Notes: This is a predicted structure of a 479-nucleotide part of an RNA (small-subunit ribosomal RNA, 3' major domain) from an uncultured Omnitrophica bacterium. Its mean pLDDT, the model's own confidence on a scale to 100, is 84. The full RNA is in RNAcentral, with records from ENA and SILVA.
[in-house]
Context: one part of a larger RNA
RNA sequence: UGACGGGGGCCCGCACAAGCGGUGGAGCAUGUGGUUCAAUUCGACGCUACGCGAAGAACCUUACCAAGGCUUGACAUACUAGUAGUAGUGAACUGAAAGGGGAACGACCCCGCAAGGGGAGCUAGUACAGGUGCUGCAUGGUUGUCGUCAGCUCGUGUCGUGAGAUGUUGGGUUAAGUCCCGCAACGAGCGCAACCAUUACUCUUAGUUGCUACUUCGAAAGAAGGCACUCUAAGGGGACUGCCUCCGUUGAGGAGGAGGAAGGUGGUGAUGACGUCAAAUCAGUACGGCCCUUAUGCCUUCGGCUACACACGUGCUACAAUGGCCGGUACAAAGAGUUGCAAGACCGCAAGGUGGAGCUAAUCUCAAAAAACCGGCCCCAGUUCAGAUUGCAGGCUGCAAUUUGCCUGCAUGAAGUCGGAAUCGCUAGUAAGCGCGGAUCAGCCACGCCGCGCUGAAUACGUUCCCGGGCCUUGUACA
Numbered sequence: 001u002g003a004c005g006g007g008g009g010c011c012c013g014c015a016c017a018a019g020c021g022g023u024g025g026a027g028c029a030u031g032u033g034g035u036u037c038a039a040u041u042c043g044a045c046g047c048u049a050c051g052c053g054a055a056g057a058a059c060c061u062u063a064c065c066a067a068g069g070c071u072u073g074a075c076a077u078a079c080u081a082g083u084a085g086u087a088g089u090g091a092a093c094u095g096a097a098a099g100g101g102g103a104a105c106g107a108c109c110c111c112g113c114a115a116g117g118g119g120a121g122c123u124a125g126u127a128c129a130g131g132u133g134c135u136g137c138a139u140g141g142u143u144g145u146c147g148u149c150a151g152c153u154c155g156u157g158u159c160g161u162g163a164g165a166u167g168u169u170g171g172g173u174u175a176a177g178u179c180c181c182g183c184a185a186c187g188a189g190c191g192c193a194a195c196c197a198u199u200a201c202u203c204u205u206a207g208u209u210g211c212u213a214c215u216u217c218g219a220a221a222g223a224a225g226g227c228a229c230u231c232u233a234a235g236g237g238g239a240c241u242g243c244c245u246c247c248g249u250u251g252a253g254g255a256g257g258a259g260g261a262a263g264g265u266g267g268u269g270a271u272g273a274c275g276u277c278a279a280a281u282c283a284g285u286a287c288g289g290c291c292c293u294u295a296u297g298c299c300u301u302c303g304g305c306u307a308c309a310c311a312c313g314u315g316c317u318a319c320a321a322u323g324g325c326c327g328g329u330a331c332a333a334a335g336a337g338u339u340g341c342a343a344g345a346c347c348g349c350a351a352g353g354u355g356g357a358g359c360u361a362a363u364c365u366c367a368a369a370a371a372a373c374c375g376g377c378c379c380c381a382g383u384u385c386a387g388a389u390u391g392c393a394g395g396c397u398g399c400a401a402u403u404u405g406c407c408u409g410c411a412u413g414a415a416g417u418c419g420g421a422a423u424c425g426c427u428a429g430u431a432a433g434c435g436c437g438g439a440u441c442a443g444c445c446a447c448g449c450c451g452c453g454c455u456g457a458a459u460a461c462g463u464u465c466c467c468g469g470g471c472c473u474u475g476u477a478c479a
Stems, first nucleotide, its partner, number of pairs: 001479002003476003007473007015463002019426005026317008034308002042053002064303001066301005073128001077127007088105002093100002108119004130292002133290003139286001141281003144277001146275001151190006157166003170181003196269004201237007210227002214225004240263001243257005319419001323378006335366003340359002345354003385416001390411007432455007
């Protein structure tokens, strides 16, 4: 100087407390451990691994296993030699395919009158290719975490023999090393804040594909005017403790109030200082070293990654009456769409099929929002709860659904009556409930992930305690 303390002081954070909803029990989905296996490819392991890499494992992917094949190679560059029915297309035959095999057909560019030469290609050979082989403890880059915590440093000066100190401590204040005052310090840098995006109010401009107050036509749907309103999207305005009162040191600032759509950082996002964990990644890519080279490379078929006594994590669905079922009837936002989205119509109980209007989309389509509301049935039961499992019959995608896809109908109807110890999230348009969309994608094991809106709470006395963190101080046999 740090680090640590079941030392002290001050102060924060859904850290506790106060509340609301969960997990831990059940079934299923998914990841992991373990076990099994020819293989169940690899990585990730307290917080910070475990719906993680994977935003799509039937083949492919695929790295694993078995079997069959290839050896200058699936791919790149260079050199040497060869090659004229050459390159290319490729029939018999063999094979699971790859591969082998080779009948038949059959070219190109440049120089040159021609002969011929050169090139591309092919064959042979040599250098080499190739490696998801090892080392993240050789590395770059990227990322997680402490933590959006308020800190981390430097120049000059001063003090100290020196390590170092000071500044950065102190008194206030703040979300903040934010600002004020004081001070052997005076300044500065990286962080904080602001600048950026979005959301909340308003003005101007613009008015189609958007809108419809008004006018005309029309029985209505709608059409023609219209651009007020909504909306869209470009540019402005607006919030600054600016104003008032009080408190405060005449300060920084704090409490209350007015006006205002919004008030003291308005809400949200993006933004992550010096560093810590030899943290993670050689399997995204790059790269040092090491290793393999008729194989640790390459191709193919089938299998595996989907196994199953069990254990754990993360979720979904429930256990019901604030509910279930049936009928009727409203109200979104954000997205996607031309190898695509697909309307009306028709067929089918349905999944779906036939068909194709329109749409490169503020125009058309996906598209029905759901919970809510109105009416009816059920009457507390393992039930008109719950839906696992299984059987049968179908549909769709795809070369192919046996291992191993999704969906529909009928039948079947398991566990489960609110969950031990323990444990998680959340402070407002939040939690909780409800549905909608998208990426990946032929299809899909999505109940995942990333977004979107609709309905919409309760509670916070307080900081003693648990956890994490910041500043000052103290002890130390630790570095």